[in-house]
């Protein structure tokens, strides 16, 4: 200097004028008023009711180890695996020797495995080539043993083979040597796999050793098995006040029965009630509603997440739904985008700017 990785912060500020919501105030006026994601409605809760509220099954969720937290599928730290030169990132990360199921096409064959091409052996046949050597001898490589022996090629039958080739994501573990008629863990060494033990570590694991020729490979984000957890509905939950009307019919039931908790069972509870249909009235007000598992700063403990202590602060509560317009200065402000009970997370979107740490490359000293 360039290219990257991981964090934090901002995403408007100041002044004036007019305008809007809430709180305080008799009034004048004063204070205050959308987010890092308010989005998604994905996860966990607080709180409320069912309801005095228990057990089991089912359903659903999570899935390495340890820690944090009110809790979690979240966060922190570690282990293992994968990607990257690396800083780092990602992981649906328990079990395939409990069982069932699936793996199209291709291929001989995808599991109670198999033989398409190929390799080897025996027998039979076709076509060739060679002749060591022995004997005779006219001593010339002439004749003969020779319808023999050896080798090559092709075909057929029988047997052996799973090494080589082909197909495929994957084919009786891989590679090397020996061995074999040719081959094969057939044998051996190394690696892989399985079992057991030892050492280190809280643990997941890691390292080492011994034994074994070895269950074919993959898929559980297939069913399934194992471990842990799991009631429902939700602020339109609920509570209170005011006003107003018009009841009728049917079914079940009335002291352990209907009904409810509850998807099912046990259990509990249980009334002049529960449910369904037709018809009428009301749609108002208050509360829940923001002081909290709150925020900020400092110290201590901890690798960290986080916790404890001390001090300071109160920062929107609308309900047809509030924060807008103009001017001036600065500036980057021109991005994504607006609370509706609240909190802790995750995911997604984001123009531009500031800053910290780390990695790689090149150059210079």
């Nucleotide at each position: 200097u360039g290219a990257g990785a991981g964090g934090g912060c901002c995403g408007g500020u100041c002044a004036g004028c007019u305008g809007c919501g809430c709180u305080c105030g008799u009034a004048a006026g004063a204070g205050u008023g959308a987010g890092g994601a308010a989005a998604g409605u994905c996860c966990g809760g607080a709180c409320a009711c069912c309801a005095c509220a228990g057990g089991g099954c089912a359903u659903g969720a999570u899935g390495c180890c340890g820690g944090g937290u009110a809790a979690c599928a979240c966060c922190c730290g570690g282990g293992c695996g994968c990607u990257g030169c690396g800083a780092a990132g990602c992981g649906a990360c328990g079990g395939a020797a409990a069982g069932u199921a699936c793996a199209g096409c291709a291929g001989a064959a995808a599991a109670c495995a198999u033989a398409c091409c190929g390799c080897c052996u025996c027998c039979g046949g076709u076509a060739g080539a060679u002749u060591c050597g022995g004997g005779c001898u006219u001593c010339g490589u002439g004749c003969u043993c020779a319808u023999a022996a050896u080798c090559u090629u092709c075909c057929g039958c029988a047997g052996g083979u799973a090494a080589g080739g082909g197909u495929g994501a994957a084919a009786a573990g891989g590679c090397g040597a020996g061995g074999u008629a040719a081959g094969a863990g057939c044998u051996c060494a190394c690696c892989g796999c399985g079992u057991u033990u030892u050492u280190u570590g809280a643990g997941a694991a890691a390292a080492a050793a011994a034994c074994g020729g070895c269950a074919g490979u993959g898929u559980a984000a297939a069913c399934c098995c194992c471990a842990u957890c799991u009631g429902g509905u939700g602020c339109a939950a609920g509570a209170c006040c005011a006003a107003g009307c018009a009841g009728g019919a049917a079914u079940c039931g009335u002291u352990a029965u209907a009904g409810g908790c509850u998807g099912c069972c046990c259990g509990c509870u249980g009334a002049a009630g529960a449910u369904u249909c037709c018809g009428g009235g009301u749609a108002g007000g208050u509360u829940g509603c923001u002081g909290g598992a709150u925020g900020c700063a400092g110290u201590c403990a901890g690798u960290a997440a986080u916790g404890a202590c001390u001090g300071c602060a109160c920062a929107a509560g609308a309900u047809a739904g509030a924060u807008a317009g103009c001017u001036g200065a600065c500036u980057a402000u021109u991005a994504c985008a607006g609370a509706a009970u609240c909190c802790g997370g995750c995911u997604u979107a984001c123009a531009g700017g500031c800053u910290c740490u780390c990695u790689c490359a090149a150059u210079a000293u």
Molecule: Bacterial RNase P class A
Organism: Spirochaetota bacterium